This is a predicted structure of a 73-nucleotide RNA (transfer RNA) from Clostridiales bacterium DTU089. It matches the Rfam family "tRNA". From the family's description: Transfer RNA (tRNA) molecules are approximately 80 nucleotides in length. The family's RNA type in Rfam is transfer RNA. Rfam links the family to the GO term triplet codon-amino acid adaptor activity. Lineage of the source: Bacteria > Bacillati > Bacillota > Clostridia > Eubacteriales. The coordinates come from a structure-prediction model, not an experiment, and the mean pLDDT is 83.
[in-house]
RNA sequence: CGCGGAGUAGAGCAGUUGGUAGCUCGUCGGGCUCAUAACCCGGAGGUCAGAGGUUCAAGUCCUCUCUCCGCAA
Repeated sequence: CGCGGAGUAGAGCAGUUGGUAGCUCGUCGGGCUCAUAACCCGGAGGUCAGAGGUUCAAGUCCUCUCUCCGCAA
């Protein structure tokens, strides 16, 4: 330098025929308990790696850049 994959909440991941961004765990509050765990209810937490473009509308499509992984050389 060439090819492919990945980047979404603190962690692990969904979201693919474009239409208000979700799940599990964690975390916070409450319930239950003598108490803790477990269990139940509720909440907070996202510039969807960055920039630009297309569109009424982009996590999703297009271009460029960055980081990580793999293949080839």